[in-house]
RNA sequence: GCCUCGAUAGCUCAACUGGAUAGAGCAGAUCCGUCCUAAGGAUAAGGUUGUAGGUUCAACUCCUGCUCGGGGCA
Numbered sequence: 001g002c003c004u005c006g007a008u009a010g011c012u013c014a015a016c017u018g019g020a021u022a023g024a025g026c027a028g029a030u031c032c033g034u035c036c037u038a039a040g041g042a043u044a045a046g047g048u049u050g051u052a053g054g055u056u057c058a059a060c061u062c063c064u065g066c067u068c069g070g071g072g073c074a
Base pairs, nucleotide, nucleotide: 001073002072003071004070005069006068007067010026011025012024013023019057029043030042031041032040050066051065052064053063054062
């Protein structure tokens, strides 16, 4: 340099063929629980979907550039 896969919550990951208010587990918070702590239970919160554009009535999803990471070739 070229090819390919990926980037979504603090962490690990979903999200179908473009169409619902983008979800789950863990962690953290509050409460219950206990003499105290833990286990266990309940509740709420947490997102510029890497970044800049484009297509579309509508984009996590399609297209292009860039950044970062994994793999391959030279």

The RNA shown here (transfer RNA) has 74 nucleotides and comes from Candidatus Saccharimonas sp. NCBI's taxonomy places the organism under Bacteria, Bacteria candidate phyla, Candidatus Saccharimonadota, Candidatus Saccharimonadia, Saccharimonas (SeqCode). Model confidence (mean pLDDT): 80 of 100. Its Rfam family is "tRNA". Rfam's curators write: Transfer RNA (tRNA) molecules are approximately 80 nucleotides in length. Their secondary structure includes four short double-helical elements and three loops (D, anti-codon, and T loops). Further hydrogen bonds mediate the characteristic L-shaped molecular structure. tRNAs have two regions of fundamental functional importance: the anti-codon, which is responsible for specific mRNA codon recognition, and the 3' end, to which the tRNAs corresponding amino acid is attached (by aminoacyl-tRNA synthetases). tRNAs cope with the degeneracy of the genetic code in two manners: having more than one tRNA (with a specific anti-codon) for a particular amino acid; and 'wobble' base-pairing, i.e. permitting non-standard base-pairing at the 3rd anti-codon position.